[in-house]
Molecule: TPP riboswitch aptamer (THI element)
Organism: Kiritimatiellia bacterium
RNA sequence: AACGAUCGUUGGGGGUGGCCGAGUGGCCUGAGAGUACACCCCAAUUACCUGAUCCGGAUCAUGCCGGCGUAGGGAAACGGUUGAAAUCAGUA
Repeated sequence: AACGAUCGUUGGGGGUGGCCGAGUGGCCUGAGAGUACACCCCAAUUACCUGAUCCGGAUCAUGCCGGCGUAGGGAAACGGUUGAAAUCAGUA
């Protein structure tokens, strides 16, 4: 110096659906179900979006589950700790 793991700082990127006649209430899935200084994600098979008013299954119902999907897009810099291997230099 490069590589791996991990933590942090700053900055950045995101989504918020379904059902219960109605909803300041309840229920379903989820990290998060629209405001909380929450949650997830930041280089990618893994935030999220598109295709998609898509296809199959289940459900009271819904991206609820699976497929599509190693698809096409998609937001990063710096620092700390640590690991293994290798190279170079110095000292004994």